[in-house]
RNA sequence: GGCGACGUAGCCAAGCAGUUAAGGCGGCGGUCUGCAAAACCGCUAUUCUCGGGUGCAAAUCCCGACGUCGCCU
Repeated sequence: GGCGACGUAGCCAAGCAGUUAAGGCGGCGGUCUGCAAAACCGCUAUUCUCGGGUGCAAAUCCCGACGUCGCCU
């Protein structure tokens, strides 16, 4: 330098056009308990890497940038 895949919460990860973005781990608060653990309840992304485009509607499609990983030279 060329090609490809990926980028969603602190971490892992589903969703791949149709209202309000699942779930697990972790964290915080609460219930319970003599205290704690366990269990249970609530909260934890509303700018889904960033910019632009298409469309009634974009995390999802298209273009560009940035980043990560892989292959080729």